[in-house]
This is a predicted structure of a 274-nucleotide part of an RNA (large-subunit ribosomal RNA, domain VI) from Candidatus Shapirobacteria bacterium CG09_land_8_20_14_0_10_39_12.
The coordinates come from a structure-prediction model, not an experiment, and the mean pLDDT is 85.
Context: one part of a larger RNA
RNA sequence: CACAAGAUACUUGAGAGAAUCUGACCACAGUACGAGAGGACCUGGUUGGAGCGAUCCCUAGUGUGCCAGUUGUUAGCUGUCAAGCGCAUCGCUGGGUAGCUACAUCGCUUCGGGAUAACCGCUGAAAGCAUAUAAGCGGGAAGCCCAUCUCAAGAUUAAGUAUCUGUGUCCCCGCCAUCGGCGGGGGCGAAAGAUCCCAGAGAGACUAUCUGGUUAAUAGGCUGGCGGUGUAAGUGUCGCAAGAUAUUUAGCCUACCAGUACUAAUCGAUCGAA
Numbered sequence: 001c002a003c004a005a006g007a008u009a010c011u012u013g014a015g016a017g018a019a020u021c022u023g024a025c026c027a028c029a030g031u032a033c034g035a036g037a038g039g040a041c042c043u044g045g046u047u048g049g050a051g052c053g054a055u056c057c058c059u060a061g062u063g064u065g066c067c068a069g070u071u072g073u074u075a076g077c078u079g080u081c082a083a084g085c086g087c088a089u090c091g092c093u094g095g096g097u098a099g100c101u102a103c104a105u106c107g108c109u110u111c112g113g114g115a116u117a118a119c120c121g122c123u124g125a126a127a128g129c130a131u132a133u134a135a136g137c138g139g140g141a142a143g144c145c146c147a148u149c150u151c152a153a154g155a156u157u158a159a160g161u162a163u164c165u166g167u168g169u170c171c172c173c174g175c176c177a178u179c180g181g182c183g184g185g186g187g188c189g190a191a192a193g194a195u196c197c198c199a200g201a202g203a204g205a206c207u208a209u210c211u212g213g214u215u216a217a218u219a220g221g222c223u224g225g226c227g228g229u230g231u232a233a234g235u236g237u238c239g240c241a242a243g244a245u246a247u248u249u250a251g252c253c254u255a256c257c258a259g260u261a262c263u264a265a266u267c268g269a270u271c272g273a274a
Base pairs, nucleotide, nucleotide: 001154005165006164007163008162009161010160011159015151016150017149018148021049022048023047024046025045026044027043033038050109051108052107053106054105055104059102060101061100062099066095067094068093069092070091071088072087073086076085077084078083112146113145114144119139120138121137122136168188169187170186171185172184173183174182175181176180193271194270195269196268197213198212199211200210201209218264219263220262221260222259223258224257225256227253228252229251234247235246236245237244238243
């Protein structure tokens, strides 16, 4: 831009794409078969491999603004001790929330239907026989079409359903006509809805999408919780001291879960729209 008014939701599915895989074991059964050796079809069940998808409850990894331990810094800093901070690959080491992830968990690659290929048949003439074929009727594949999943009305054949909203007023001109209607032009005002703008994240390169914008829990803060680390500093006691112990399952705490308007989402503008 189109889909002959404009919107908001939800659908239909023309069409397109994805997938379609496979092993072993058990029972049938040491049966049928076979002199024996050996050894099934069919059917049912169990469990893997590979591929794909989803998820983070469990397990595990990471987790550079979480916690703890610890070395150097003799001339880094807080005046000194102590206690800390900085730097040294995040200094190193031990752990670790959310998120992300696989080595983790769950699921699928199923059942079935239709038309067929090779092939196997029924009935059956031409051709008194025979013949699956000439008329006619069946069976038959991991393949084909459905069935499963995803996208999908720019499917210009532009679909459907539900709901919402507007087509006002004044002036001028023309026509029909005569208290009016139609068409054109100008002024003013304007709907549903959307956008800008702002707080953001289940989203994200940007955009888009999504959640919100005071009639508000959108982010931050605060409070509580979950959870992590592992018992802070100071002081007391014990020890010559290193240190131990009590206060103390302490102290500190990121992304998680709630509550709470304290801070910030102000005020507004534009499109729709002639």